[in-house]
Context: one part of a larger RNA
RNA sequence: UGACGGGGGCUCGCACAAGCGGUGGAGCAUGUGGUUUAAUUCGAUGCAAAGCGAAGAACCUUACCAGGGCUUGACAUGCCGUGAAUACUCUUGAAAUAGAGUGGUAUCCUUAGGGAACGCGUGCACAGGUGGUGCAUGGCUGUCGUCAGUUCGUGCCGUAAGGUGUUGGGUUAAUUCCUGCAACGAACGCAACCCUUAAGUUUAGUUGCCAACUUUGGAACCCUGAACAUACUGCCGGCGAUGAGCUGGAGGAAGGUGAGGAUGACGUCAAGUCAUCAUGCCCCUUAUGCUCUGGGCGACACACGUGCUACAAUGGUUGGGACAAAGGGUCACAAUCCCGCGAGGGGGAGAUAACUCAAAAACCCUUCCACAGUUCGGAUUGUAGGCUGCAAUUCGCCUGCAUGAAGUUGGAAUCGCUAGUAAUCACCGGUCAGCCAUACGGUGGUGAAUACGUUACCGGGCCUUGUACA
Numbered sequence: 001u002g003a004c005g006g007g008g009g010c011u012c013g014c015a016c017a018a019g020c021g022g023u024g025g026a027g028c029a030u031g032u033g034g035u036u037u038a039a040u041u042c043g044a045u046g047c048a049a050a051g052c053g054a055a056g057a058a059c060c061u062u063a064c065c066a067g068g069g070c071u072u073g074a075c076a077u078g079c080c081g082u083g084a085a086u087a088c089u090c091u092u093g094a095a096a097u098a099g100a101g102u103g104g105u106a107u108c109c110u111u112a113g114g115g116a117a118c119g120c121g122u123g124c125a126c127a128g129g130u131g132g133u134g135c136a137u138g139g140c141u142g143u144c145g146u147c148a149g150u151u152c153g154u155g156c157c158g159u160a161a162g163g164u165g166u167u168g169g170g171u172u173a174a175u176u177c178c179u180g181c182a183a184c185g186a187a188c189g190c191a192a193c194c195c196u197u198a199a200g201u202u203u204a205g206u207u208g209c210c211a212a213c214u215u216u217g218g219a220a221c222c223c224u225g226a227a228c229a230u231a232c233u234g235c236c237g238g239c240g241a242u243g244a245g246c247u248g249g250a251g252g253a254a255g256g257u258g259a260g261g262a263u264g265a266c267g268u269c270a271a272g273u274c275a276u277c278a279u280g281c282c283c284c285u286u287a288u289g290c291u292c293u294g295g296g297c298g299a300c301a302c303a304c305g306u307g308c309u310a311c312a313a314u315g316g317u318u319g320g321g322a323c324a325a326a327g328g329g330u331c332a333c334a335a336u337c338c339c340g341c342g343a344g345g346g347g348g349a350g351a352u353a354a355c356u357c358a359a360a361a362a363c364c365c366u367u368c369c370a371c372a373g374u375u376c377g378g379a380u381u382g383u384a385g386g387c388u389g390c391a392a393u394u395c396g397c398c399u400g401c402a403u404g405a406a407g408u409u410g411g412a413a414u415c416g417c418u419a420g421u422a423a424u425c426a427c428c429g430g431u432c433a434g435c436c437a438u439a440c441g442g443u444g445g446u447g448a449a450u451a452c453g454u455u456a457c458c459g460g461g462c463c464u465u466g467u468a469c470a
Stems, first nucleotide, its partner, number of pairs: 001470002003467003007464007015454002019417005026309008034300002042053002064295007073126001077125003080121004087102005107116003128284002131282003137278002139273003142269001144267001149188006155164003168179003194261004200228006209218003232255001235249005298436001311410001315369002319365003327357003333350001337346003376407001381402007423446007
């Protein structure tokens, strides 16, 4: 100087407390461990692994396994020989491949030799490796933590390691600011600058809006863009050192960081990643490379994590009625119309924002159900169909009919959340032929309760103290 203490002081945080809703019990979905397997590819493992890489494993993907093949190779460059290339047919086979044949000489440049581009053959240099090492590395990322810290120059103090500054008194979300001080300045962080949202002003306007309905007309509103201005403790009272600031009020759409996002200091964990990529070294080179078919990644006594649906009457069911936002769409989204109980099929108007996906659902009115394993719950199974796709058996989704399991609010324990939040209700998107999405990322609708407080639990910050630790 640090680190540590079941030392002390101050202080903060959904850390506890006060509340609301869950998980842990059930069924299913999904990930992991384990076991099994020819293979169940690999990685991630307290917080900070486990709906994670994977924004989508039937083939492909795919890295794994079995079997069939190839060896200058699926891919790159160079040298040599040969033929332009593309194309079509037959045989073989699970396919990859292998064999045979048909057809075809045209194009660009040309010094008329040849070259360019593409294919085939042989040999050599080489290719190739999702093989190893994240404890050799770059890059990227997680975490403490959006916590308020981390340092430097000069000066001063100390023999030196170092200290001071950065400590003290107030204050703040903040090493934020004020004040004092052997310190005076400065840098990276904080804040602000950026984006979205909240009221307004100006401006622009069609397919939208408002009038008319027949030609057309109007920019006030809605909406959609663009620009501007607005909030700064600016004003007033009190407290305070006449300071920083705190507290109450006015005005205002909004008040003291208005709300949310992006932004992550010096560093810590030899944290994670050699399987995004790049890369040193090591290893393989008729195989640890390449290719094809089939299988596996989807197994199942069990254990754990994350979720969905429920256990019902604040509900289920029948029939009516109403109100969003954001987003996607030309190999796509698809109205009206016709067929089908339905999934879906036929057909195809339309779109430079308002064509379409599209029905919002909780909600309101109304019908039946009266506390039951039920008109709750929907697992499981049978059967008949639809769709995508070369292909749905291992292993897809959806529909109709039938079936109708566990489950009556969940032990110890444990998680999230302080306001348009929790809870609850739908909608959309990416990936994508299709989809195992109940996931993930967004969008709006309805819309609470509680916070006395900081003794103790967990984690962090500052000062101080002890130490046989470094």